[in-house]
RNA sequence: GGAGCGGUAUCGAAGCGGUCAUAACGGCCCUGACUCGAAAUCAGGUGAGGUGAAAGCCUCCGUGGGUUCGAAUCCCACCCGCUCCG
Numbered sequence: 001g002g003a004g005c006g007g008u009a010u011c012g013a014a015g016c017g018g019u020c021a022u023a024a025c026g027g028c029c030c031u032g033a034c035u036c037g038a039a040a041u042c043a044g045g046u047g048a049g050g051u052g053a054a055a056g057c058c059u060c061c062g063u064g065g066g067u068u069c070g071a072a073u074c075c076c077a078c079c080c081g082c083u084c085c086g
Base pairs, nucleotide, nucleotide: 001085002084003083004082005081006080007079010027011026012025018069029045030044031043032042033041047060048059049058050057051056062078063077064076065075066074
């Protein structure tokens, strides 16, 4: 230099145009149950930012554009990671 795959909450990860991320599901974490106590197991909870007294509302799918009535999903450029070729 060329090609392919990937980037989603604190971590992993599903979702591949159609209400809305009820951001599913799992890990971590918090609370409770069980136990003499712990581990294991079980139940419930748990993203961030803005605004607000609160309830709520808005924004966030690597970054910036584009297509579309509608984009995490399609297209373009760029950034980062992994693999292969030279």
Predicted 3D model of an 86-nucleotide RNA (transfer RNA) from Clostridiales bacterium Firm_10. It matches the Rfam family "tRNA". The family's RNA type in Rfam is transfer RNA. The source organism's lineage runs through Bacteria, Bacillati, Bacillota, Clostridia and Eubacteriales. The prediction has a mean pLDDT of 81.